[in-house]
Notes: A computed fold for a 71-nucleotide RNA from an archaeon, annotated as transfer RNA. The sequence is in RNAcentral, with records from ENA. Rfam family: tRNA. From the family's description: Transfer RNA (tRNA) molecules are approximately 80 nucleotides in length. Rfam classes the family as a transfer RNA. The prediction has a mean pLDDT of 82.
RNA sequence: AUGGUUGUAGUUUAGUGGUAGAACAUACGGUUGUGGUCCGUAAAAUGCGAGUUCGAUUCUCGCCUUCCAUC
Numbered sequence: 001a002u003g004g005u006u007g008u009a010g011u012u013u014a015g016u017g018g019u020a021g022a023a024c025a026u027a028c029g030g031u032u033g034u035g036g037u038c039c040g041u042a043a044a045a046u047g048c049g050a051g052u053u054c055g056a057u058u059c060u061c062g063c064c065u066u067c068c069a070u071c
Stems, first nucleotide, its partner, number of pairs: 001070004007064001010024004018054001026042005047063005
C1' cells in the first nucleotide's frame, strides 16, 4: 500500500428492520455472632459521522479502531 475482519454495560457476550437481554463484577438491603455462600433491588451499553426507511444495533457509504493475509 491492497484485500478482508471486528466494534453493544467495568469485563465476556446475545440480539438478521419495530422501544437492547444475560452472566460475572459494582452499590444498597436481607440472611449470618463475623465473613463467605445464597436471596432481593438498583445503576450501567449499540465506536464516530452521513444516507435509506414511517422506524436502524441490524441495510448502505466514509472515517477511526481490533485482528488476519499478501506485497